[in-house]
RNA sequence: UGAGUUCGCCAGGCAGUCGCUAUCUAUGCAAGUAGGUGGAGGAAAGUCCGGGCUCCAUAGGGUAGAGUGCCAGGUAACGCCUGGGGGGUGCGAGCCUACGGCUAGUGCAGCAGAGAGUAUACCGCCUAAGCAGCUUCGGUUGCCGGUAAGGGUGAAAUGGUGCGGUAAGAGCGCACCGCAUGACUGGUAACAGUUCAUGGCGAUGGUAAACCCCACUCGGAGCAAGACCAAAUAGGGAUCCAUUGGUGCGACCCGCACUGGAUCCGGGUAGGUUGCUUGAGGUAUGCGGUGACGCAUAUCCCAGAUGAAUGACUGUCCACGACAGAACCCGGCUUAUCGGCGAACUCACUUU
Numbered sequence: 001u002g003a004g005u006u007c008g009c010c011a012g013g014c015a016g017u018c019g020c021u022a023u024c025u026a027u028g029c030a031a032g033u034a035g036g037u038g039g040a041g042g043a044a045a046g047u048c049c050g051g052g053c054u055c056c057a058u059a060g061g062g063u064a065g066a067g068u069g070c071c072a073g074g075u076a077a078c079g080c081c082u083g084g085g086g087g088g089u090g091c092g093a094g095c096c097u098a099c100g101g102c103u104a105g106u107g108c109a110g111c112a113g114a115g116a117g118u119a120u121a122c123c124g125c126c127u128a129a130g131c132a133g134c135u136u137c138g139g140u141u142g143c144c145g146g147u148a149a150g151g152g153u154g155a156a157a158u159g160g161u162g163c164g165g166u167a168a169g170a171g172c173g174c175a176c177c178g179c180a181u182g183a184c185u186g187g188u189a190a191c192a193g194u195u196c197a198u199g200g201c202g203a204u205g206g207u208a209a210a211c212c213c214c215a216c217u218c219g220g221a222g223c224a225a226g227a228c229c230a231a232a233u234a235g236g237g238a239u240c241c242a243u244u245g246g247u248g249c250g251a252c253c254c255g256c257a258c259u260g261g262a263u264c265c266g267g268g269u270a271g272g273u274u275g276c277u278u279g280a281g282g283u284a285u286g287c288g289g290u291g292a293c294g295c296a297u298a299u300c301c302c303a304g305a306u307g308a309a310u311g312a313c314u315g316u317c318c319a320c321g322a323c324a325g326a327a328c329c330c331g332g333c334u335u336a337u338c339g340g341c342g343a344a345c346u347c348a349c350u351u352u
Base pairs, nucleotide, nucleotide: 001348002347003346004345005344006343007342008341009340010339012317013316014315015314016313017312018311020039021038022037023036024035025034026033027032041323045334046333048332049331050330051329052328053222054221055220056219060254061253062252063251065218066217067216068215069214070084071083072082073081074080085099086097087096088095089094100213101212105211106210107207108206122151123150124147125146126145130143131142132141133140134139159177160176161175162174163173164172178201179199180198181197182196183195184193185192186191226274227273228272229271236265237264238263239262240261241260245259246258247257248256281300282299283298284297285296286295287294288293
């Protein structure tokens, strides 16, 4: 100087004029008026997870079903976050991980290829042993037989490399590696090992984001939940079941509670208050921890609309504004996105 990787922050500012809204104060019979303070996001989006809260409701056990799936922590909890391990990937900083089990069982792998799970001999190699023929007696041909080291097919073909051995070969034997079993060492653990011993070695083949097995977890509905006030009619009609029944609780069973329940036709009302914003809250400092985070002290109040509030104009600065608007609240994940600022680390080249 260039190219990258990871993390954090910001999301137009300032001034003026008019406009909207929550709350407080003053004033007013009231409508209202004046002033103070506050007023959309990093994702408010998706509705994918987890909860708080409300009701069923007094609320237990099981079966089915669903979710998660390495280890240890964090958290109210999680499928989230942090750290570590295994595997993959990149020169690297880093990134990804649907990561329990295939010796519980069942299934699947087209085509090619001789043969794809108690598999096989296509091309080759040998001709030891045995039989037959020819022979220049060196040998050669055929049958029978042996072989899986070489070649081919394939995503994958009976551990790998080397040496010996053999008729030619093969863990057939040996060395090293790999694998299995056991011990030891380190680590809380997952796991790891310039460790040791035994074994020639079960084709421990692949696939569970295949069915399945195993471990752990799991009531439901949702602020249009729920509570209160007001209003209105027709406290209407018909049918069915009825304590050996029925209803309630996501399905089913047991259990528990209660004592009526279901279907159809017809008629009336639907306005207001609350829930509604002080929270698993924010910020600062200190301490503990590798970290997520926790503890302590201090300080702050930071939207509560309801046909849906924050908009318009002017001037100026600039990074010339993308994606984009709360509706009970919070912790995450995922998706969209113009630009700017800051920090650390990696690689390449050059110079000193």
Source information:
This is a predicted structure of a 352-nucleotide RNA (Bacterial RNase P class A) from an uncultured Oleiphilaceae bacterium. Its mean pLDDT, the model's own confidence on a scale to 100, is 77. Its Rfam family is "Bacterial RNase P class A". It is annotated as a ribozyme.